[in-house]
The part of an RNA shown here (large-subunit ribosomal RNA, domain II) has 682 nucleotides and comes from a Phycisphaerales bacterium. The RNAcentral record of the full RNA draws on ENA. Its Rfam family is "Bacterial large subunit ribosomal RNA". Taxonomically the source falls in Phycisphaerales (Bacteria, Pseudomonadati, Planctomycetota, Phycisphaerae).
Context: one part of a larger RNA
RNA sequence: UCCUACGAGUUGUUCUCUGUGGCAAGGCUAAGUUGUAUCCCAACGGAGCCGAAGGGAAACCGAGUCUAAAUAGGGCGCCAUAGUCGCAGGGAGCAGACGCGAAACCUGGUGAUCUACCCAUGGGCAGGCUGAAGAAGGGGUAAAACCUUUUGGAGGGCCGAACGCACCUACGUUGAAAAGUGGGGCGAUGACCUGUGGGGAGGAGUUAAAGUCUUAUCAAACCAGGAGAUAUCUCGUUCUCCCCGAAAUAGCUUUAGGGCUAGCCUCGAGUUAUAUUGUUUGGGGGUAGAGCUACUGGAUGGAGAUGGGGGCCCACAAGGCUACCCACUCCAACCAAACUCCGAAUACCAAACAACUCUAUCUCGGGAGUCAGUCCGUGGGAGAUAAUUUCCACGGUCGAAAGGGAAACAGCCCAGACCGCCAGUUAAGGUCCCUAAUCAAACCUAAGUUUGUUAAGGUAGUUAAAAUGCAAUGACAGUCAGGAUGUUGGCUUAGAAGCAGCCACCAUUUAAAGAGUGCGUAACAGCUCACUGAUCGAGGAUUUUAGCGCCGAUAAUGAUCGGGAAUUAAGGUUUGAACCGAAACUGCGGACAGUAUUUAUACUGUGGUAGGGGAGCGUAACUGUCAGCAUUGAAGGUGUUCCGGAAGGAACAUUGGAGCGGCAGUUAGUGAAUAUGUAGGA
Repeated sequence: UCCUACGAGUUGUUCUCUGUGGCAAGGCUAAGUUGUAUCCCAACGGAGCCGAAGGGAAACCGAGUCUAAAUAGGGCGCCAUAGUCGCAGGGAGCAGACGCGAAACCUGGUGAUCUACCCAUGGGCAGGCUGAAGAAGGGGUAAAACCUUUUGGAGGGCCGAACGCACCUACGUUGAAAAGUGGGGCGAUGACCUGUGGGGAGGAGUUAAAGUCUUAUCAAACCAGGAGAUAUCUCGUUCUCCCCGAAAUAGCUUUAGGGCUAGCCUCGAGUUAUAUUGUUUGGGGGUAGAGCUACUGGAUGGAGAUGGGGGCCCACAAGGCUACCCACUCCAACCAAACUCCGAAUACCAAACAACUCUAUCUCGGGAGUCAGUCCGUGGGAGAUAAUUUCCACGGUCGAAAGGGAAACAGCCCAGACCGCCAGUUAAGGUCCCUAAUCAAACCUAAGUUUGUUAAGGUAGUUAAAAUGCAAUGACAGUCAGGAUGUUGGCUUAGAAGCAGCCACCAUUUAAAGAGUGCGUAACAGCUCACUGAUCGAGGAUUUUAGCGCCGAUAAUGAUCGGGAAUUAAGGUUUGAACCGAAACUGCGGACAGUAUUUAUACUGUGGUAGGGGAGCGUAACUGUCAGCAUUGAAGGUGUUCCGGAAGGAACAUUGGAGCGGCAGUUAGUGAAUAUGUAGGA
């Protein structure tokens, strides 16, 4: 993991509601007794309970009563009247209360045969090394001290077996072993190791102290009991079909993954005034926008014969100047969620009319679930005008929604699946091939841009449009020639000659030529340009705007439009006409639900989680019945065929070998795929 079996809303009681039945202003008996008797049952039993009257704390009064001084006012009642006892069902309370599941707590016992410590009594430690004190001899001293040679045999001494330990490493890791094996390692006369017997225990013992150890169990052992502890938590909770169908919000909560009430769902009863949508009319507003010499504030530039301050000049006073600061006035251009002289669209409120086949609205009652929401669009707050971020508001999807499109893709686009059909029309999106379906016309793009994807900035890529000059009196580009003189202008400078820098920028000869456009020199020189002529012979130059392109463009295994592939397109812009394309819509057939009525039709509807409501199937047992079936073969097993809208039900064959069924009712230990479920098997 699979197969088979077992496995979870029960029972008692009280209350409440619904259905149904008896009796009814009444209804019912309880314990018990008697009878019959195995039980069952029948009769009696009115003690008592509920209802028919309420008000008050109560005494008490009573269709009233309480409050009160009150005959006032007010509160609760009457005047509108149905209850009660069974049975069944929905729900609640109390009980283990749908099932399984803690860690724990308490009570009473059992344990120190493991291990920690202690007590008593025993046992063990091959061999080797070192050589303390002391002693003796000798030396030495006044005597000592001291020196030396032997002797001696100390030590939580040294090396190293047994024994004990467990530092490293490899293996082992469903092991040979619930802690080991191999190779090394440490202690090995000691705070050593060890045998036997004994001691003390569960909030207790023991502890050279690790929360260690107390029988493979220890931050409180084990066993039995309280006990089905409790579990705002997790998991599981068993047949079918039909109708409706949520929520992830508010308030409160030692509350935030829980709960209560409301909101939203469902079922029943009532009310017939509404609700929803559209149009019109009438309203209030201070948002978007806009504006600000219309306020409150912010903020830029300029001007001012304005005021104050600072600085400078001058100081005897007066005064003057100011590329400074503030305020004020004027001009110009601005900003604001907590500014407004203004001011929409929507939304909201009310009324009328219309639409809406469905009372969809509202009231009362029975039953819920929901209180972690999600993404998208729009308006905002937080954040960094970050986030598949977070918090609100309005709408949509998913949640609880399948189908088509977006290659794949809960939340995007289209569209809401009752069932069947080898029928048709469309939506989004598509129509070269994969892959259903395409043609025509005009223009653009050359980058495979594109068919998916990015900026500032740059672009003599190309297309279109516009503007301004020039041009057969010859433009533009090229080529040939000239490009001079006063003069090396003046100043400056070591030098400055067109060309470091400053000033000026004249005049002459000319077809034309700057007191010089760039390169160059130390300075000159040299080259070149402007400008002019010749040659050539037709358009040329500059600017602006727009379309499509290009650059900008960088990531780690091999690339990508889904792929192939595509260039007057199968890319882009635009126009037209077709087609394909879904569970949408239509057609035909069928089922069910609701509403309406003329009772047979019409119309509308039938996605669905939590959840509410309804109708059925099957299992076990019992009662009645079929004067049912059965060795001429029951139940059960296997197979085939048939029937029903499903759960399911039949028939036949075969196996099996003794019981079983239909119908009507009753009762429940009544339906399994999931609980790391339990037992057995594979």